Overview: A computed fold for a 468-nucleotide part of an RNA from an uncultured bacterium, annotated as small-subunit ribosomal RNA, 3' major domain. Its mean pLDDT, the model's own confidence on a scale to 100, is 82. Rfam family: Bacterial small subunit ribosomal RNA.
[in-house]
Context: one part of a larger RNA
Formats: sequence, C1' cells, structure tokens
RNA sequence: UGACGGGGGCCCGCACAAGCGGUGGAGCAUGUGGUUUAAUUCGAUGAUACGCGAGGAACCUUACCAAGGCUUAAAUGGGGGACGACAGCAGUGGAAACAUUGCUUUCUUCGGACGUCCUUCAAGGUGCUGCAUGGUUGUCGUCAGCUCGUGCCGUGAGGUGUCAGGUUAAGUCCUAUAACGAGCGCAACCCCUGUCGUUAGUUGCCAGCGAGUCAUGUCGGGAACUCUAACGAGACUGCCAGUGCAAACUGUGAGGAAGGUGGGGAUGACGUCAAAUCAUCACGGCCCUUACGCCUUGGGCUACACACGUGCUACAAUGGACGGUACAGAGAGCAGCCACUGGGUGACCAGGAGCGAAUCUAUAAAACCGUUCUCAGUUCGGAUCGGAGUCUGCAACCCGACUCCGUGAAGCUGGAAUCGCUAGUAAUCGGAUAUCAGCCAUGAUCCGGUGAAUACGUUCCCGGGCCU
Repeated sequence: UGACGGGGGCCCGCACAAGCGGUGGAGCAUGUGGUUUAAUUCGAUGAUACGCGAGGAACCUUACCAAGGCUUAAAUGGGGGACGACAGCAGUGGAAACAUUGCUUUCUUCGGACGUCCUUCAAGGUGCUGCAUGGUUGUCGUCAGCUCGUGCCGUGAGGUGUCAGGUUAAGUCCUAUAACGAGCGCAACCCCUGUCGUUAGUUGCCAGCGAGUCAUGUCGGGAACUCUAACGAGACUGCCAGUGCAAACUGUGAGGAAGGUGGGGAUGACGUCAAAUCAUCACGGCCCUUACGCCUUGGGCUACACACGUGCUACAAUGGACGGUACAGAGAGCAGCCACUGGGUGACCAGGAGCGAAUCUAUAAAACCGUUCUCAGUUCGGAUCGGAGUCUGCAACCCGACUCCGUGAAGCUGGAAUCGCUAGUAAUCGGAUAUCAGCCAUGAUCCGGUGAAUACGUUCCCGGGCCU
C1' cells in the first nucleotide's frame, strides 16, 4: 500500500423479509457425467459448463470408426520437358471412389494459345501447446470507482487531492479544506416508446356528399380522423409552499399526455480470474508428409443398470368436450407465400387466381355465449405399442415429421432443499422469424392479447461500495 476478519460505523441490490408462480416426485424432450462401443469426433466444468459452441447430425455436414482407393493429389501460380483426346461416347470390374478396354481424335496469323501428363518449387493437417500469442468473449458490474499534472507533506515506500459535514441512482452536487486543476468512467448526446403540431396523402384511411351491392372503401370523390414517416414542440425541480448556509429533500401542490433519470434499449472505466477459445479466423514454436494429408461407401455422433442440469405436458370443474361469435402486433414470401374450386375422415393431392407485396397470402388463442360431463385414475392425463397412410428427399432399417383407427402407462400437487419476479412486471394465451429439402423446435430470438399480489422494514443469509 492492499487483501482478509464468526472487528466497528454508514449505505445499496428481488439479498432477506412480504407476496405470486415454479424446480426437486411422474411421463417425455434436450444437454452433461458415467458406462458401453470398432467409433460413440472435439471443446465448455462452482458462481461465470450442462436446450452451451450447434440460428437445424438420415447421406452431406463430420472433425470419429470399419473397409476400398490416391500420392503434388481438391485449388492456384512460376520454371523445364512430352503429347494432341487428356475430353466425349460405349463396355467391363466395383458399394462408390477408382481402375481398365475400345472408338471418334484441337485451333493457328506458325509467334503461340488451349488442355492433359511427367518433373521441380511452392501445398495440406478440425494434429499439440489458449501456460508462447493477436482478435473476440464471460465475470465481478452499469458496481462507482480508477488515475494523472503541478504543488505541499514524508529519509523513503508513499500520502494529500479522492478525506470531513450534508446530499445523490452516481467520486452526483454543495459547503468546508494544502491543495488547485485535469483525464477514463457517471450523467447527457444516439435509438424505440408515451402527447401535440407542421409537411405529405398511396398500396393505407372514410367524417360529410353521391353511385352501387345480399354484403364489403367496392366506385366517384375527400385530406377531416386513424395510420404511415420526416421535421419540430414538450420536462428543466422551470413555478408554488415548507425545511435548509447551499446542494438538495418533502408535498393526493398547480399546470400537464408525461414529474423529478417518464419507461425500455444500445453503451461495460483501471483491472481480476495464467477465466474461455490454436475447432470461426489469424499466428510463434513443435509434430505428420505413399500419411496425423485427400477421395468414397457404410456405420457412429441418436448406444443405456444409472446420476445431475434445463424444459414441455399433466395430475383436472377457475376444468375437459362440442357448437356459435369477436378482437392483435411484429415479421416472412418467387426453386417462394398460396386465395378459391374439386377429391380425401385427415395428413395431403389435382387444378388454379393474386402477389417480388402498407396492394396478394396465413382461422390468432386465451376471452365471451350456449349445451354436456359431476369428482371417478374419470369424457382427466396422454406415454407406450399394433395397424393403415401422407409428405420431403438418390435414400426415412439403424435414424425424419405429420395424419387416421385402435391401445390407454405413470401421474391425485411432489422430502430435504432450491429458483424467478417489484408493473403492463409475474402468471397465462396464442402468433412470427432465423437456421432449413424435410425435421426430432417442447429450443433460441422477437411480437402482441388478458393481466395480478406484495414490499412493515434492514435484525439475519448472499454479493457489493465508502470510512476506520
């Protein structure tokens, strides 16, 4: 000087408490450990690994295993040499890769071009080392800290400033002060959202006028409203009252759509963990070079006495089933989205308009209104299994999704323990997208609908900040 203390003081955070809903019990999905295996490729391992890299493992991917092949090979360039089918077609062997046989056999301005082969030089490696590294990332933590110049103090390491008294979400600001200033952080500037105005009206809108229809902005038209998308206004403790030296705080104060950072996002200081990544990429060193490189077929990554994490579905009546009737937002679409018509119980199929989209396409579901079930392992629950199919794709055996008929397991609210959340949040309900032929998506990331309870307080648990 730091760090630590079952030392002290002050303060904060869904940290506890107060509440609501979960996990831990069941079935399944998924990841991991372990075991097994020819191989179950590799990495990630308290918080900060475990629906993580992977935002799509049937082949490919693919890095693993078995078998069959190649040796400058898959790509590109330079030097030297040879040839004019190396290419195409046909055949044979084969799982393919590949090997092999036959036939047809370039252009030219004669400089060469084109292509293949041989040779030489460069290759290739998801092989090792993240404890040699760059770059990127997690975490403490969006915590309020981390430093510098000059001056002053100290022999010096260092201190001061950054402390003290207040205050703040904040090293935020004020007062005091051997300190005075400054930088990186905080805040603000940026984006979305909440109110109003101006401008602009198509593909969006329809108040008033007219036309038309069983009906519909459908048409003439309109520019008011909604909306779209650009520019502005608006919030600053600005005003009032109280307290205070000030900063500031308090107020069912006024005005206002919004009030004290309005809500959300992006933004992550100096540093910590020899944290993670040599398998995104780059790169030092080491290693392999008829193989640790490359191609192909098949298998594996999907195994299964077991253990753990994260989820989905339930155990029912605030519910299940059937019928009827409403209301979104945000995204996507041409090898695509697909209205409508016909066929099929259905997945879907056959036709076939519109739309490269504010124009066309996609039923929102919970909700509401009726009927039924009457507390039961049930009209709850849907695992598992049998049969028959549909679709994608060379190909669904290992190992796809979906449909129909049948089957109808566990499960009656879950021990010790443990997690999330403070408001349009939790809970609950559906919708969309990326990846993608298809899909193991119950995942991830967004979008809207309905919409709570509770916070006395800081003694205690956890983490953090300042002083001592």